[in-house]
RNA sequence: CAAAGACAAAGCCAAACCUGCCGGAAGGCAGGGACGGAAAGCUACGGGUCUUAAGCAGAUAGCCGGGCUGCCUUA
Numbered sequence: 001c002a003a004a005g006a007c008a009a010a011g012c013c014a015a016a017c018c019u020g021c022c023g024g025a026a027g028g029c030a031g032g033g034a035c036g037g038a039a040a041g042c043u044a045c046g047g048g049u050c051u052u053a054a055g056c057a058g059a060u061a062g063c064c065g066g067g068c069u070g071c072c073u074u075a
Base pairs, nucleotide, nucleotide: 003074004073005072012037013036017032018031019030020029021028022027035062041068042067043066045065046064047063048060049059050058051057
């Protein structure tokens, strides 16, 4: 540096739901809470899906793929 995620170790994140706030909405933020996660860290580049009267605009990274970054270990 690359690959892998078996055995560990230290930890990390936090679904649904509830409360408060923001938003036209999808949804987001904070607190509680854990369904789960080896990138469930970041990124809206491609596809999908959702919101919107809309081909405007927005959301979703815990939908799939891509890009960047990171801890431990090596049967």
A computed fold for a 75-nucleotide RNA from a Desulfobulbaceae bacterium, annotated as c-di-GMP-I riboswitch aptamer.
The coordinates come from a structure-prediction model, not an experiment, and the mean pLDDT is 91.
It matches the Rfam family "c-di-GMP-I riboswitch aptamer". Rfam describes the family as follows. GEMM was predicted in a large-scale screen for bacterial structured RNA regulatory elements.
Taxonomically the source falls in Desulfobulbaceae (Bacteria, Pseudomonadati, Thermodesulfobacteriota, Desulfobulbales).